[in-house]
RNA sequence: AGAGUUUGAUCAUGGCUCAGGAUAAACGCUGGCGGCGCACAUAAGACAUGCAAGUCGAACGGAAGUCGUUAUACUGAUUUUGAUAUGAACGGAGAACUUGUUCAAAGGGACUUGAUGAAGAUUUAUAACAAUGGCUUUAGUGGCGGACUGGUGAGUAAUACGUAAGCAACCUGCCUAUUAGAGGGGAACAACAGUUAGAAAUGACUGCUAAUACCGCAUAUGCCAUAGGAAUCACAUGAUUCCAGUGGGAAAGGAGUAAUCCGCUAGUAGAUGGGCUUACGGCUGAUUAGCUAGUUGGUGGGGUAACGGCCUACCAAGGCGACGAUCAGUAGCCGGACUGAGAGGUUCAACGGCCACAUUGGGACUGAGAUACGGCCCAGACUCCUACGGGAGGCAGCAGUCGGGAAUUUUGCGCAAUGGAGGAAACUCUGACCCAGUGACGCCGCGUGCAGGAAGAAGGUUUUCGGAUUGUAAACUGCUUUAGAUAGGGAAGAAAAAGGAUAGUACCUAUAGAAUAAGCUCCGGCUAACUACGUGCCAGCAGCCGCGGUAAUACGUAGGGAGCAAGCGUUAUCCGGAUUUAUUGGGUGUAAAGGGUGCGUAGACGGGAUAUUAAGUUAGCUGUGAAAUCCCUCGGCUCAACCGAGGAACUGCAACUAAAACUGAUAUUCUUGAGUACUGGAGAGGAAAGUGGAAUCCCUAGUGUAGCGGUGAAAUGCGUAGAUAUUAGGAGGAACACCAGUGGCGAAGGCGACUUUCUGGACAGAAACUGACGUUGAGGCACGAAAGUGUGGGGAGCAAACAGGAUUAGAUACCCUGGUAGUCCACACCGUAAACGAUGGAUACUAGGUGUAGGGUGUGAUAAACGCUCUGUGCCGUCGCAAACGCAGUAAGUAUCCCACCUGGGGAGUACGGCCGCAAGGUUGAAACUCAAAGGAAUUGACGGGGGCCCGCACAAGCAGUGGAGUAUGUGGUUUAAUUCGAAGCAACGCGAAGAACCUUACCAGGGCUUGACAUAUACAGGAAAAGUUAAGAGAUUAACUCCCUCUUCGGAGUCUGUAUACAGGUGGUGCAUGGUUGUCGUCAGCUCGUGUCGUGAGAUGUUAGGUUAAGUCCUGCAACGAGCGCAACCCUUAUCCUUAGUUGCCAGCACAUAAUGGUGGGAACUCUGAGGAGACUGCCGGUGAUAAAUCGGAGGAAGGUGGGGACGACGUCAAAUCAUCAUGCCCUUUAUGUCCUGGGCUACACACGUACUACAAUGGCUAUUACAGAGGGAAGCGAAGCAGUGAUGUGGAGCAAAACCCAAAAAAGUAGUCUCAGUUCGGAUUGAAGUCUGAAAUUCGACUUCAUGAAGCCGGAAUUGCUAGUAAUGGCAGGUCAGCAUACUGCCGUGAAUACGUUCCCGGGCCUUGUACACACCGCCCGUCACACCAUGAGAGUUGGGGAUACCCGAAGCCCGUGAGCCAACUAUUAAUAGAGGCAGCGGUCGAAGGUAGAAUCAAUGAUUGGGGUGAAGUCGUAACAAGGUAGCCGUAUCGGAAGGUGCGGCUGGAUCACCUCCUU
Repeated sequence: AGAGUUUGAUCAUGGCUCAGGAUAAACGCUGGCGGCGCACAUAAGACAUGCAAGUCGAACGGAAGUCGUUAUACUGAUUUUGAUAUGAACGGAGAACUUGUUCAAAGGGACUUGAUGAAGAUUUAUAACAAUGGCUUUAGUGGCGGACUGGUGAGUAAUACGUAAGCAACCUGCCUAUUAGAGGGGAACAACAGUUAGAAAUGACUGCUAAUACCGCAUAUGCCAUAGGAAUCACAUGAUUCCAGUGGGAAAGGAGUAAUCCGCUAGUAGAUGGGCUUACGGCUGAUUAGCUAGUUGGUGGGGUAACGGCCUACCAAGGCGACGAUCAGUAGCCGGACUGAGAGGUUCAACGGCCACAUUGGGACUGAGAUACGGCCCAGACUCCUACGGGAGGCAGCAGUCGGGAAUUUUGCGCAAUGGAGGAAACUCUGACCCAGUGACGCCGCGUGCAGGAAGAAGGUUUUCGGAUUGUAAACUGCUUUAGAUAGGGAAGAAAAAGGAUAGUACCUAUAGAAUAAGCUCCGGCUAACUACGUGCCAGCAGCCGCGGUAAUACGUAGGGAGCAAGCGUUAUCCGGAUUUAUUGGGUGUAAAGGGUGCGUAGACGGGAUAUUAAGUUAGCUGUGAAAUCCCUCGGCUCAACCGAGGAACUGCAACUAAAACUGAUAUUCUUGAGUACUGGAGAGGAAAGUGGAAUCCCUAGUGUAGCGGUGAAAUGCGUAGAUAUUAGGAGGAACACCAGUGGCGAAGGCGACUUUCUGGACAGAAACUGACGUUGAGGCACGAAAGUGUGGGGAGCAAACAGGAUUAGAUACCCUGGUAGUCCACACCGUAAACGAUGGAUACUAGGUGUAGGGUGUGAUAAACGCUCUGUGCCGUCGCAAACGCAGUAAGUAUCCCACCUGGGGAGUACGGCCGCAAGGUUGAAACUCAAAGGAAUUGACGGGGGCCCGCACAAGCAGUGGAGUAUGUGGUUUAAUUCGAAGCAACGCGAAGAACCUUACCAGGGCUUGACAUAUACAGGAAAAGUUAAGAGAUUAACUCCCUCUUCGGAGUCUGUAUACAGGUGGUGCAUGGUUGUCGUCAGCUCGUGUCGUGAGAUGUUAGGUUAAGUCCUGCAACGAGCGCAACCCUUAUCCUUAGUUGCCAGCACAUAAUGGUGGGAACUCUGAGGAGACUGCCGGUGAUAAAUCGGAGGAAGGUGGGGACGACGUCAAAUCAUCAUGCCCUUUAUGUCCUGGGCUACACACGUACUACAAUGGCUAUUACAGAGGGAAGCGAAGCAGUGAUGUGGAGCAAAACCCAAAAAAGUAGUCUCAGUUCGGAUUGAAGUCUGAAAUUCGACUUCAUGAAGCCGGAAUUGCUAGUAAUGGCAGGUCAGCAUACUGCCGUGAAUACGUUCCCGGGCCUUGUACACACCGCCCGUCACACCAUGAGAGUUGGGGAUACCCGAAGCCCGUGAGCCAACUAUUAAUAGAGGCAGCGGUCGAAGGUAGAAUCAAUGAUUGGGGUGAAGUCGUAACAAGGUAGCCGUAUCGGAAGGUGCGGCUGGAUCACCUCCUU
C1' cells in the first nucleotide's frame, strides 16, 4: 500500500467481498512446562450452609469464677537414701579316675529386690492480719465504629457525569494549632430479683441500683440573638474590625504511688470530607410541534446547615420551544481501552474517580455524617417455622447451590505483609487484602534434541516405466541434558525482640538417560502451497467470484507441499481498508441527485473611507488538566511479559497582560452596488368590452340523377321519401390561413385576426435625488399546461367511453362509419407533467469569429454602407473543464455567497401515520425480505419488417425441364426373426456403395470353438503339419487310412502341433475427448501484422474518401509508411504459327504393284504425333476522364482486354460430417458384444418425398440405303475373318502387352419409301412361352434374346429447377467398378440455338453509414395476467398483554398541625394529697405508598379472511418494450380491456428515415 467482482472488451460511477489489528469471548481438533494477568456479558432470577463489623472492664453497676501473708495440722505427685535377699562373669583350694578328662569349696560381687530415713510441688482444715481487696471472663448500661471497606449497573438523557468557575448563601466527628474553663447539686432506667402472658419470637407488672447515661443551678462580653455607632473594604444583596446596651447558653471523669497521660466544655484558625449554584460539553427519532397552574415571577410567612416555589397564603400572567421544548426509544458517566497516517469511529470487563441501587414501593428515626446492602416502621410479592393464635427472612459481600445460557472457578490457607475499626496498650475483628487451587481465556518465555550419515535402503506416492519424490529424512555413529525424575541444600519479600499463610516454593548442587513431550489449518484466483484415485449437477464445497453433468490442482481420500505453532481454525463483535456521509476529504446536463416558478420572513453572507472598542483572533504569563495508562530514559525479576523511578505529554478549560491588521460592535461620512424621478422607442405581456372575414356543419328553396362515401382492398353508413354535386338565403359555435422567422414578450405555466379602455415588466439615453437601502432565502404566501371535479350556460367541428364494419389464429387494437362525456364561457376546486436547457439564484473575471432582434452614437449625403457601444437571442471555436459525449462570456471554465437535493438495485414513491382535497388523488415517506449487481459514456461485432452504393442465371428476357404417367433408384414410414449402420434445410435422399444371388455382411435363426480366425513372448510335451482318399454331417467339423519334417559343430536351432500363462479380438459406446480427411459460406474479396500517429482506454488510423476494376484491381488524395495471407500471375489443357524429329502415323511430287487399298520403293512437303519456341502487353490510334487509373471505339491479328476450360479455396463460421476407410484417449465386453459355418435378410409394401430414364409423337415412327468422330480399354484380356443360329449367342482362333491387332457398328444427320393425327405402324409397362450367357449355385434375387401380350400416358395444379455460346437442348461412343449385372457415375466427340430493356422487386453476398436494452450475438433479448410451492409484510370483526399519564375512591407507616378531660421522676412556686413550666398516650386533620374504579391515548403479540410484494424447474395465454421492434417511444391525466396494454387531451426527444426551410463552416 491494495485486490476480486457488472462488460465480448474499455473507461468512469457504484455497491458487495477479502487481506490487518483487537476481544471479559464461545465452539471444533489437539495439548509438555513456567511467569504475569483475567474469569456470570444471560435471570437487578431464587437461594441451603458457613463466614464477611466489631471493639473498649483504663466510662458503669452487676453476675460468674478465682486469689494473698504467717502459724499449726493434713495430704503426699516426685526425687533421694539403700537394710535385706538373690547371686553371673571371673576364680580354682581340692576330688575322682580312664592321666588327660570330669567334678568342685572359698573368694568375687555384675544384675535384680526395696526395709527405713530425708526433701517436697500440691490438697484440706483452723487461727491471726491485710481491704465493702486483687485477678479472669462479659449478658446489660455507656462510648466510638456499623454512612468506611466490599458488590452490582436495575434505574437515570439529567436532582447524573466531565471541564472550568462561584458560595458576601453553608456544614464538617475523629486529626493539627491555639484561647478560656471544668464549681455545686439532683432524679431515674436497664442489668438484677420476684410475679406473670406466650408454642415461639417476644413481652407485661412490681421492686432495687451505677456511670464519661440523663436534668437543673452557678460562672462565661470568648459564642449566639437583637437594635445602634465608627473605620476600612467590596461583588448587587453586602463583608471585616472596633465601641457600648439588652437577652440567652457549658462541662465528666478515668488510669497511675507519683510525674503525668487519656478524656470533657465553650470558642478561634487550619486540614479533611461534604452540601448548594452557574456556564460549556457528550445518544436517536419531527411518521413526537406545541408544552407548562406551583407552572414563571413578586410580597408575607414557614422550613433547612444553607440559597431557592423547597413549602404555604395572596397578587400578577408569565415561563420553555424550530439554536428542537414536550413525548417516545436507548443508555450509568469519565480517566482510559481498541482502531486509525491523522481527523475521527467504537467502547466503558479488569485498575482508578464520580453517581445510583441493595427483594419491590413508601417513610422517617438516630447521628458530625444516612433517608442507612449484612439498622428500624409500613404496604406488596415470595420463601420458611407454627401448638393456627402468631412469628422469621432478604448473597447486586466471599465461597457455594439450583435455574437460565454458547459460556465464566474453591463451600481453600492466613491476618505474616499493606490498609481499616475499637482500645492507653497488650490485643481483638477484618472472605478488604496477601496467597494458594481450577480454566491454553489472554500476553510473554522455554522445550520436544544437536552433529555426522548416499547417486540416495525399505515402505508409500507417482510415472512417458527411463525415472522422480518422500529424502539426510530414517536406520546407524558420536555428543548434550534446558524442562521433567530422584537426592541434598534452601531464600528474599519481613528496615529494629519474637512471630512466615505463601513454602520445603523460587533458586543452587549432584545423578542417569534422547530418554517423557506436535499439532492445526490451508494448497482454483484474491493468497504462500499440486498430483493420483473415487464420485459424476449426485454426494458435497463456498468469504466474494464460483466449482461438481466420466479425464475436478475447487467435492472425498491418499501422497506431497505451504503457513502458524502449544496451539491452530471457525463463529460473533468493533475499527481499518471505505475519500462508501467527504471538517481534513465527495457530488447533482446524461451514472443517485436542481425544488414547476416567483415574492418574501427568520437566518447566513455582504461596497469605499475615518475614528473608537476589544466579542472573535494572535502572543506572553499564571492556575488547573488526580493517580494509573501511552511515549522516552534508567533500573528490578536469568530474558520477556510484568513491575519500579525520573522526565515528557495530557493537543483542554479558566484568569490576567498586551497587540489592533482582518471579522464583529458603535459613530461619522462617500457613491461605484441598489433604487427613485425625467426623456424615448419595441413587443402574440395581462384583463375586459366590441367588431370581422375564410372554412366545416345544419336549415329552407332551386337545378339535377343514381349513386355517394370510404379503403391496401372492402364493408358498415348515406341515397329514388331524390343523396353526392351545384346555386341562393339563413342559423350557430369554435378557431384565427398567409404575414411567421433557432423572430418578439413573460418568473414559470404560457401568449398569435382587428379596435378601444385599464394595466405589469424589460431596454436605451442623460446623470437630478436617496445613500449599502444589497444577495440568497428554511418555514410561509401567490401563480401554475393538459386531464379531472362542482354549479350554471353553450355545443359547429373534433373526440376518450360505446356501437357497428373490416383485418386477424384471436383483435377488448392499429384502418373505416357513427358517437357521448369532454374540448368553449362564468365562478369555484385540483396542484400535477419528459412542468427539460433533464443544467437553482446572485456577483466578478477569462482568446476570437459570425448571424439575428430592440436602442444609442460616429463617419457618410438626412440614403445605402461601415465603425463603436448597451440589452436580448443563435451558431462555430481557443484555453480550461469533463468518465466520455460534450460545455465553452447565455460555461458544464476560474472564484465567492445562499438555498434545494443524492449516498447500490429491487421492495417503493408502496404501507402505516399526519396534513391538504367534494372526489380522483396530492404531499411528507419507511421497514421486513431479496439480489451481486442495477446504471452511464464510448468501442468492436452481430442484427434491423433502417438508409446509400455494388455484384451474382438473383430477378427480368428466353430455351429446356421437374411437379401429372410408367419404370429405375435413394429416403421416410410401415412391416419383419432380421429388414445391419451412417448421412437430415441450402450443405441428407442414383449419398458412403467405382456395381448386396454365396462371398461382401457389419443384421437374423440355428449349429460349433474358447490362448481362440489373426500377432508376439516364455515354459513344458511332441514329430508331425500340410496334402490326398474314404465315411458321417446342412456345413463348420469329426473319424479312419496313405504319406511321414529340414539343418547341425550333435550341444541345439528352424518350422509345425498340443498344454499353460501373459494376452489376442470387438463394424461395441462416445465425431460433444481427438488426429487426419471432407462439406459449406465462396473463387465471395476479403483477413491481418510491424513501426508511427490519435485516444485515459477498449480501440482507431492504415483498410476510410473521389474514381475505377472480375478483384483491398489500380490511380489520386489523406498521419500514415510499409509488409504478410488471399486476388491476379506463375502450372495443365485448348485455339494460330515457327523450328526440330519422322514410326507403328502421313502421301503432295517421282516410281512400282494391284480388281482395289501408303500395299512397296521413296519422300519429310501436308495432316498428325512428341519436344522446344513465338504470340496478347490496353502494346498502337482516337474519344471520355483529374493530365491518373481506367473506360468506349478502331486498326492489325488465329486469338483483345483475366481469349475458353481446369487445377488452385485467405482469417475464420457451422461443438457441420466421419470412432463403419484409417489412427487414437477413456469406458464396456472376454465359453462372448470375439470367431467359424449353413440358410435367410439388406431386394418386404397400403403409402409419402427426392433424383433420373422412357414417353405422350409427323421437327415424328418404321423400312431401306449411305457418310463423318474423339477419347479410351485390352493377357485369368481384347478377341478378327470364316461357319451355325431369327436372335441373345455358339464355334473358331488370325492378330495384338498395342499411333501397328482387337473392342468398333459411331448415332443423330443425309437420301428414298411408307404411315396421316388415331391411344395410332405413338408408347412401351405388365404378363405368358421358349431360350442364351456368367457363375458351385440365378427360387427368394442377375442380365440378355425371340415370339406373343400391349397398361398408364395426348405435354402435366399450386409450386419449382438448370442454363448467357460451341453454352442450353439433342445424338451416340468409351471407361471405372465387375465372374455376371448401369436408366447411375466419370469422360469424349457430333448436331447446335433463343434471349439479356434493365436493377424497381424476390434470394444470397460485399463496402460505408445509422439505431440497439443483442454479445450463446434476432432461432437474441424481454413484459404482464393466470396456475403451483415457499418467504417476509400491509389491512382485518376483534382478542390478549405491557409501560406511562389523567380523574375519582380508599388511605398503611410516618413527619407536620390541632387537641390532649387520661397519664408523668428531675425544674419553680407554695396553700405541698396542690399548682405552674414541660412532656406522653389517645383523638382529629393536611400530605401520603400499595390497592380499586373509569374513559382516553400508546406500544407489542395474536386473528377467520383478504391485498399486493419477493423468490423458485424447462407450466399456461399472448408479444407490450429494445431496430422505424413492425401503430416511434416516453411523461402527466382520464377512461376501457384476460394480460401485457389500447385510446383521448396536453407535453418531451432520451425518435429512425426522407424532403424542405433557416443558420453555421469553407
This is a predicted structure of a 1562-nucleotide RNA (small-subunit ribosomal RNA) from an uncultured rumen bacterium.